[in-house]
Context: one part of a larger RNA
Molecule: small-subunit ribosomal RNA, central domain
Organism: uncultured Bacteroidota bacterium
RNA sequence: UUGGGUUUAAAGGGUCCGCAGGCGGUUUUUUAAGUCAGAGGUGAAAUCCUGCAGCUCAACUGUAGAAUUGCCUUUGAUACUGAAAGACUUGAGUUAUUGUGAAGUGGUUAGAAUGUGUGGUGUAGCGGUGAAAUGCAUAGAUAUCACACAGAAUACCAAUUGCGAAGGCAGAUCACUAACAAUAUACUGACGCUCAUGGACGAAAGCGUGGGUAGCGAACAGGAUUAGAUACCCUGGUAGUCCACGCCGUAAACGAUGGAUACUAGCUGUAUGUCUACUUCAGGUAGAUGUGUGGCCAAGCGAAAGUGAUAAGUAUCCCACCUGGGGAGUACGAUCGCAAGAUUGAAACUC
Numbered sequence: 001u002u003g004g005g006u007u008u009a010a011a012g013g014g015u016c017c018g019c020a021g022g023c024g025g026u027u028u029u030u031u032a033a034g035u036c037a038g039a040g041g042u043g044a045a046a047u048c049c050u051g052c053a054g055c056u057c058a059a060c061u062g063u064a065g066a067a068u069u070g071c072c073u074u075u076g077a078u079a080c081u082g083a084a085a086g087a088c089u090u091g092a093g094u095u096a097u098u099g100u101g102a103a104g105u106g107g108u109u110a111g112a113a114u115g116u117g118u119g120g121u122g123u124a125g126c127g128g129u130g131a132a133a134u135g136c137a138u139a140g141a142u143a144u145c146a147c148a149c150a151g152a153a154u155a156c157c158a159a160u161u162g163c164g165a166a167g168g169c170a171g172a173u174c175a176c177u178a179a180c181a182a183u184a185u186a187c188u189g190a191c192g193c194u195c196a197u198g199g200a201c202g203a204a205a206g207c208g209u210g211g212g213u214a215g216c217g218a219a220c221a222g223g224a225u226u227a228g229a230u231a232c233c234c235u236g237g238u239a240g241u242c243c244a245c246g247c248c249g250u251a252a253a254c255g256a257u258g259g260a261u262a263c264u265a266g267c268u269g270u271a272u273g274u275c276u277a278c279u280u281c282a283g284g285u286a287g288a289u290g291u292g293u294g295g296c297c298a299a300g301c302g303a304a305a306g307u308g309a310u311a312a313g314u315a316u317c318c319c320a321c322c323u324g325g326g327g328a329g330u331a332c333g334a335u336c337g338c339a340a341g342a343u344u345g346a347a348a349c350u351c
Stems, first nucleotide, its partner, number of pairs: 004322003007305002012319001014201004021194003025088007033081002035077008049065006091191001092188003095184006103177007110154001114150008125136002162169002206247006215241002220236004258318006266296013300307002324351003333344004
């Protein structure tokens, strides 16, 4: 390379956008580049293969043919692919109407809890644990009441609920943005799918500068436990957690399942639209039809577990990745980064 694979055995990029590239709906005409057919030229000889012949046979040799799967020229064919011109509407998009949501950004604001401060009441304990002790407290704690301040997070609603490309998103409200769905079928007329390189976003932790710091809490200190206890438990507690700006660019970034399109039995929830029928006319009931999100299962698939229209089924297109275990996601080099480190990524050796 061919072939085979990627939920769990090695293997889907964290996610999206997107240039090049690859692939691409229906139909008409033209062309004839690819494609197919015929003819001609060329494709040295030897070798190889086949027939026949010559050395007594064979090796060997001669002769004829085939082959030389290729290239060039030319004459045709036109189904498919391409190219050119035109048409179409079902893919894609636009428009109108209706609707949906914890989608995003910024502002304003609410109540509970916690902590602290001040004042009142009040007196000897509080706290903590398996049991204790460290700790706090007669300089008046804990408890309780009033007021004030601070920061962070939003109980109930709340749900296999919803939204978002993913990361993720939850008190209320306002402003500004974005998205999605249904219905209508008015408009454009293939404008599409995927995407190496590239770009943007990207939890937590961490880093830089400046703020903030109630609670929690790596490190650290003390008390316990223990043979020991650099832990688990307890009392404290610094970074951090929060905000602004700038970096980092990784996660079991998981559905361990790349994206797009088409097709292939059913049953049953739920979210949100639309339509129809019935009705007590107001809320319902039943049915149909979209889009999402769950459960169960036929066929099929699968090593099995399982999956099963949200496929891991049947097919097509494009991208990414895998090729025994260890060494090793290491070394070296390169790129990026303030650093931490990230990305790319071997070999010797060994089983």